[in-house]
Context: one part of a larger RNA
RNA sequence: UUGGGCCUAAAGCGUCCGUAGCUGGUUAAAUAAAUCUUUUGUGAAAUUGUUGGGCUUAACUCAACAACGUGCAGAAGACACUGUAUAACUAGAGACCGGGAGGAGUCAGAAGUAUUUCGAGGGGAGCGGUAAAAUGUUUUAAUCCUCGGAAGACUACCGGUGGCGAAGGCGUCUGACUAGAACGGUUCUGACAGUGAGGGACGAAGGCCAGGGGAGCAAACCGGAUUAGAUACCCGAGUAGUCCUGGCAGUAAACGCUGUGAACUAGGUGUUGCGCAUUCCACGGGGAUGCGCAGUAUCGAAGCGAAGGUGAUAAGUUCACCGCCUGGGGAGUACGUUCGCAAGAAUGAAACUU
Numbered sequence: 001u002u003g004g005g006c007c008u009a010a011a012g013c014g015u016c017c018g019u020a021g022c023u024g025g026u027u028a029a030a031u032a033a034a035u036c037u038u039u040u041g042u043g044a045a046a047u048u049g050u051u052g053g054g055c056u057u058a059a060c061u062c063a064a065c066a067a068c069g070u071g072c073a074g075a076a077g078a079c080a081c082u083g084u085a086u087a088a089c090u091a092g093a094g095a096c097c098g099g100g101a102g103g104a105g106u107c108a109g110a111a112g113u114a115u116u117u118c119g120a121g122g123g124g125a126g127c128g129g130u131a132a133a134a135u136g137u138u139u140u141a142a143u144c145c146u147c148g149g150a151a152g153a154c155u156a157c158c159g160g161u162g163g164c165g166a167a168g169g170c171g172u173c174u175g176a177c178u179a180g181a182a183c184g185g186u187u188c189u190g191a192c193a194g195u196g197a198g199g200g201a202c203g204a205a206g207g208c209c210a211g212g213g214g215a216g217c218a219a220a221c222c223g224g225a226u227u228a229g230a231u232a233c234c235c236g237a238g239u240a241g242u243c244c245u246g247g248c249a250g251u252a253a254a255c256g257c258u259g260u261g262a263a264c265u266a267g268g269u270g271u272u273g274c275g276c277a278u279u280c281c282a283c284g285g286g287g288a289u290g291c292g293c294a295g296u297a298u299c300g301a302a303g304c305g306a307a308g309g310u311g312a313u314a315a316g317u318u319c320a321c322c323g324c325c326u327g328g329g330g331a332g333u334a335c336g337u338u339c340g341c342a343a344g345a346a347u348g349a350a351a352c353u354u
Stems, first nucleotide, its partner, number of pairs: 004325003007308002012322001014202004021195003025089004030084002033082001035078008048066007092192001093189003096185003104178007111155002115151008126137002163170002207248006216242002222236003259321006267299014303310002327354003336347004
């Protein structure tokens, strides 16, 4: 419990696709379901109001009229909006064509420095590490220098409030395949759209299962320090893991703490992509300036806001649809159910307390 809210107070599902549902552009004529008007019937009585009557009065009661009954059914009409069926339209949406942009995805091949390790040569006493040390390593020749081999991981500089992607995320080069967006068009379809309960797909890190791989790093574990202690911070080692393939899991401060779509509402400045115009030019996929569209960032008027702030990428003014919130704790717990190999995930209370 509503005419309230959801950036930060409780509250936007992690993201997208999409079923039902809800909502839906412009024009014409039709219909009259819905809507509206008029009207007929019915809508018990009691009750209520007015007037009058009956008990001596009142309460009470009787009669008439009115009101109530907000509805249902029938008839006649109206046609702006909604619906339905029809015909058309192009401003939404989609398709097609064109030349560009991109760390978008999948698979394969190649490269690069570094690291570790092995071999050979040189060399001959320390190296390493720290605030200081020690553990550690080293005459079975280390550290260091040179050459060569192997392995696994990663991709410096460029690199940018730069780009791409629905989000998670994506960064060496080349190729193949796949997808999306923007811009431009005197092309086409003609409302085909928006949202989306259930449902489905994707989803960082860590974790799990099976098989590989294992250089570096490194939970756990073991040493050395520090300390009153030190189950830590620092140091030396080091296993899972990190990597690959196939499955599972399905959560994050999955954040812009801001759901999606649409319309409208001052400007200034940067930057990315495409197009147009002007201009410069070493004539090149070149440069500069301005304009348009699409993104991205910053300042800011109005407005909004409790303020911080936000401000055409709205948290402004509105519309459509979905999700969610209702004091703190107990508690994202218990129980039940579904899913999972498990870890656990999803759904999700109450007593009690304050």